A computed fold for an 84-nucleotide RNA from Halalkalibacter hemicellulosilyticusJCM 9152, annotated as c-di-GMP-I riboswitch aptamer. The source organism's lineage runs through Bacteria, Bacillati, Bacillota, Caryophanales and Halalkalibacter hemicellulosilyticus. The prediction has a mean pLDDT of 86.
Order: sequence, then structure tokens, then C1' cells
RNA sequence: AUUAAGAAAAGGCAAACUUGCUGAAAGGCAAGGACGCAAAGCCACAGGUCUACGGAACCAAACUAUGACGGCUGGGCUACCGAU
Repeated sequence: AUUAAGAAAAGGCAAACUUGCUGAAAGGCAAGGACGCAAAGCCACAGGUCUACGGAACCAAACUAUGACGGCUGGGCUACCGAU
């Protein structure tokens, strides 16, 4: 120095919920707030999940992603510390 794993220390992020804004919705953003997280940093490539404005269909129910989810899984990229 690199890879894997993850003691300690310094820190970091921020679930639910509340308020405001935005969106058809799922959701996103901001403030508060902490359930948790060693990548809970970034990326929608694959799978999966959510929504259905619009589309098709239509007795109803249901179908459909161009939308969303990285704190669902896999994968890719980057990264603090120094016991082992």
C1' cells in the first nucleotide's frame, strides 16, 4: 500500500412521526425528531416491490411505467480509523 473482516476512537447518516412545499399517486425536498445503519455515500444495469395521471379494457373487478423505491436483494463506483 492492497484485499477481506470489523475492536477502540473521532465523527457521519437519519426510520417512524409532526409541520411546510411539491407530485395524479407512489414518492421527493426542507425543518424538527431518532428506529436503526460500517458504506443507511453515489448509480435505476438485473431482479423485486409500490403507484396508475395517461393508455387499453369495461357490468364490475382487474391490467399496464414512461413514474417511484439505493433504509428490498444482487451488481458497479468511491470512502474515515488503525487493534487483529